[in-house]
Predicted 3D model of a 106-nucleotide RNA (SAM riboswitch aptamer (S box leader)) from Lederbergia citrea. Lineage of the source: Bacteria > Bacillota > Caryophanales > Bacillaceae > Lederbergia. Its Rfam family is "SAM riboswitch aptamer (S box leader)". From the family's description: The SAM riboswitch is found upstream of a number of genes which code for proteins involved in methionine or cysteine biosynthesis in Gram-positive bacteria. The sequence is in RNAcentral, with records from Rfam. The coordinates come from a structure-prediction model, not an experiment, and the mean pLDDT is 85.

RNA sequence: CUCUUAUCGAGAGAGGUGGAGGGAUGUGCCCUAUGAAGCCCGGCAACCGUCACAUGUUGAAAUGGUGCCAAUUCACACAAAGUGUAAAAACUUUGAUAGAUGAGAG
Numbered sequence: 001c002u003c004u005u006a007u008c009g010a011g012a013g014a015g016g017u018g019g020a021g022g023g024a025u026g027u028g029c030c031c032u033a034u035g036a037a038g039c040c041c042g043g044c045a046a047c048c049g050u051c052a053c054a055u056g057u058u059g060a061a062a063u064g065g066u067g068c069c070a071a072u073u074c075a076c077a078c079a080a081a082g083u084g085u086a087a088a089a090a091c092u093u094u095g096a097u098a099g100a101u102g103a104g105a106g
Base pairs, nucleotide, nucleotide: 001106002105003104004103005102006101007100008099013041015040016039017038021031022030023029025077026076027075028074042069043068044067047065048064050060051059052058053056073098078095079094080093081092082091083090
């Protein structure tokens, strides 16, 4: 990097450091000197792993490997159906795409 598969409406600091950016991409809309990213500490969760048994859509702990800690994955991006309009716009639902994370394979 590619493929397979599961999940993505819950949860997580008034700490230190650092100094201007951040929210994948585009558009929008937000966050940010009442201090962004990064790093440290702290925390959340429980995918892998661990333990238990009634061996499964089970339960437990959180010492290990990851992950995560504004806003639903911030919203929309493609398609279908419905509502709506003179036509549009707009709105709702569902599915896909894209993305993120885990586990496995190449």